[in-house]
This is a predicted structure of a 360-nucleotide RNA (Bacterial RNase P class A) from a Syntrophomonadaceae bacterium. Model confidence (mean pLDDT): 78 of 100. The source organism's lineage runs through Bacteria, Bacillati, Clostridia, Eubacteriales and Syntrophomonadaceae. It matches the Rfam family "Bacterial RNase P class A". Rfam describes the family as follows. Ribonuclease P (RNase P) is a ubiquitous endoribonuclease, found in archaea, bacteria and eukarya as well as chloroplasts and mitochondria. The family's RNA type in Rfam is ribozyme. Its family is annotated with ribonuclease P activity, tRNA processing and dimeric ribonuclease P complex in the Gene Ontology.
RNA sequence: UGAGUAAACCGGGCAGUCGCGAAGGCACAGGCUGCCUUCGAGGAAAGUCCGAGCUCCGCAGGGCAGGGUGCUGGGUAACGCCCAGUGGGGGCGACCCUAAGGAAAGUGCCACAGAAAUAAACCGCCUCUUCACCUGAAGAGGUAAGGGUGCAACGGUGCGGUAAGAGCGCACCAGCGGCCGGGCAACCGGCCGGCUAGGUAAACCCCACCCGGAGCAAGACUGAAUAGGAGGGAGAUGAAGUUGCCCGCUGAUCCUUCGGGUAUGAGUCGCUGGAGGUGCCAGGCAACUGGUGCCCUAGAUAGAUGACUGCCGUUCCCUUACGGGAAAUACAGAACUCGGCUUACAGGUUUGCUCAUGUA
Numbered sequence: 001u002g003a004g005u006a007a008a009c010c011g012g013g014c015a016g017u018c019g020c021g022a023a024g025g026c027a028c029a030g031g032c033u034g035c036c037u038u039c040g041a042g043g044a045a046a047g048u049c050c051g052a053g054c055u056c057c058g059c060a061g062g063g064c065a066g067g068g069u070g071c072u073g074g075g076u077a078a079c080g081c082c083c084a085g086u087g088g089g090g091g092c093g094a095c096c097c098u099a100a101g102g103a104a105a106g107u108g109c110c111a112c113a114g115a116a117a118u119a120a121a122c123c124g125c126c127u128c129u130u131c132a133c134c135u136g137a138a139g140a141g142g143u144a145a146g147g148g149u150g151c152a153a154c155g156g157u158g159c160g161g162u163a164a165g166a167g168c169g170c171a172c173c174a175g176c177g178g179c180c181g182g183g184c185a186a187c188c189g190g191c192c193g194g195c196u197a198g199g200u201a202a203a204c205c206c207c208a209c210c211c212g213g214a215g216c217a218a219g220a221c222u223g224a225a226u227a228g229g230a231g232g233g234a235g236a237u238g239a240a241g242u243u244g245c246c247c248g249c250u251g252a253u254c255c256u257u258c259g260g261g262u263a264u265g266a267g268u269c270g271c272u273g274g275a276g277g278u279g280c281c282a283g284g285c286a287a288c289u290g291g292u293g294c295c296c297u298a299g300a301u302a303g304a305u306g307a308c309u310g311c312c313g314u315u316c317c318c319u320u321a322c323g324g325g326a327a328a329u330a331c332a333g334a335a336c337u338c339g340g341c342u343u344a345c346a347g348g349u350u351u352g353c354u355c356a357u358g359u360a
Base pairs, nucleotide, nucleotide: 001356002355003354004353005352006351007350008349009348010347012312013311014310015309016308017307018306020040021039022038023037024036025035026034027033042331046342047341049340050339051338052337053336054215055214056213057212061247062246063245064244066211067210068209069208070207071085072084073083074082075081086100087098088097089096090095101206102205106204107203108200109199110198122147123146124143125142126141127140128139129138130137131136155173156172157171158170159169160168174196176193177192178191179190180189181188182187219269220268221267222266229258230257231256232255233254234253240250241249276295277294278293279292280291281290282289283288314327315326316325317324318323
């Protein structure tokens, strides 16, 4: 200097004038309004994919079905999240990905090709017998090293050995089993053994752990109006009871048709002080935890933060330069709240690390 990789931040600022929403205060016709102060969309507010707080139902219980997670150890209110490791894969590397329990409980599947995809012999190699004599044919036995098919052929490579071969024997490697050592563990290392029981569970399944349901349009309070209307059905031989079924428990209403009233969908609360933010110290590799000081940062409800001007900054264009002109710019707007994940993002800044090249 270039190329990468991991993490963090910005994505306009200052001032003035006018205009919005909320809270508080003052004045004033006690409610019209005016003035002052403070605050006022995000890193994802998005997706609605997870987990909760909160609200209501269920005498709140049990079982089945069903669903979720799936290496180990920590963190957290909890999680399918985060941190640190281990195994496997990718990359020269920094780093990145991981659907990562069980195939010896069982059932399936592995098309086509191929002799054969759970025990196999198509071509081939060897031995013997018979026929033939230019080296072929038939039969019997042995074989899975060579060739072929295939993603994959019942361990791999090499040497010895054999009639020819084969873990038949040996060396190294992988797998499996046993023992020892390290580690909390996943797992790793060493030694020994024998020669080897395919793959697939992002197939059904088995195993371990977890799971009531519905959701702020949840719900609570206040107010107004009406016809406690007319039919049908079910119901103590049990209505209704917040996924489905069963048991248990409680124990009287429930479903439906027609018709009437309120609201053109009434008002208030829920609605923002929190598993909150932040500085420092301590513990921890870290996620995070504890202590201590400081701070209060939208609460709208047809739904608020906009317009103009000036200066600075950014980007683009022109100019040798001075300088001039233009743009307002990425993704995108809270609606009960929080912890995550995923997705989108023009342009720019900073830091650590890796590789390549050059210089000293």